[in-house]
Context: one part of a larger RNA
RNA sequence: CGUAGGAAAAUUGAGGAGAGCUAUCCUUAGUACGAGAGGACCGGGAUGGACCUACCUCUGGUGUAUCAGUUGUCACGCCAGUGGCAGCGCUGAGUAGCUAUGUAGGGAAUGGAUAACCGCUGAAAGCAUCUAAGCGGGAAGCCAACUUCAAGAUGAGUUUUCCCAUAUGUAUAUAGUAAGAUCCCAGAAAGACUAUCUGGUUGAUAGGUUGGAAAUGGAAGCAUAGUGAUAUGUUGAGUUGACCAAUACUAAUAGAUCGAGGA
Numbered sequence: 001c002g003u004a005g006g007a008a009a010a011u012u013g014a015g016g017a018g019a020g021c022u023a024u025c026c027u028u029a030g031u032a033c034g035a036g037a038g039g040a041c042c043g044g045g046a047u048g049g050a051c052c053u054a055c056c057u058c059u060g061g062u063g064u065a066u067c068a069g070u071u072g073u074c075a076c077g078c079c080a081g082u083g084g085c086a087g088c089g090c091u092g093a094g095u096a097g098c099u100a101u102g103u104a105g106g107g108a109a110u111g112g113a114u115a116a117c118c119g120c121u122g123a124a125a126g127c128a129u130c131u132a133a134g135c136g137g138g139a140a141g142c143c144a145a146c147u148u149c150a151a152g153a154u155g156a157g158u159u160u161u162c163c164c165a166u167a168u169g170u171a172u173a174u175a176g177u178a179a180g181a182u183c184c185c186a187g188a189a190a191g192a193c194u195a196u197c198u199g200g201u202u203g204a205u206a207g208g209u210u211g212g213a214a215a216u217g218g219a220a221g222c223a224u225a226g227u228g229a230u231a232u233g234u235u236g237a238g239u240u241g242a243c244c245a246a247u248a249c250u251a252a253u254a255g256a257u258c259g260a261g262g263a
Stems, first nucleotide, its partner, number of pairs: 001152001005163007015149004021049007033038001051106005059100004066093005071086006110144003117137004164262001166175003180258004184200005205251003208247005214240003221234005
């Protein structure tokens, strides 16, 4: 821009893409078959490998604005307590998120038309012949079926709901509006930008605060014991990024723009 008014939702599916793998074991059954050795079809069940998809409950990894320990050095006048730097200084743990080696799921079943091939009926050619007329069976393959994209499918589809019959003396034009949308702002389940999504006071969108979860692992100060390093008590203490809630304290204010009149 188009989809013959303007919007908001919900859809159909022409067509496209993806997937499609395989092993072992048990059973049928030591049966059919075979002198024996050996050893099935068909059917039923179980467990795997590789691959793919999703997710983070579990097991782990990471987790550079979490907690603790600790070395050297510098600073805060000193002690104590802290902070800076040294690969996050090093070390031990670790929430959210992201992850695999973790957890789930998948390939199927079914139908249709067939290939090679196997047949029925059957002449040409009194026989024979699956074929010439006709009719069956038959594959991990083909078409559906499964997952997904999809009406720019210009053949532009369908359904529901909303807005309406203004002004400019005329009207394929312009303007102000309607439903609606955007700008702008707070943001994240989103993200390079954009887009998408959640919200914008008739509000829990982010921050803060409070409570909880979770992590760390017993703060500082004081007291006691010890010559002391240190230990114990106060004390499952103190601290805490992302997690879950509650709460308008702070910030989403105010406003602007676009947007039909139906050949």
The part of an RNA shown here (large-subunit ribosomal RNA, domain VI) has 263 nucleotides and comes from an uncultured Erysipelotrichaceae bacterium. The sequence was found in a public genome assembly.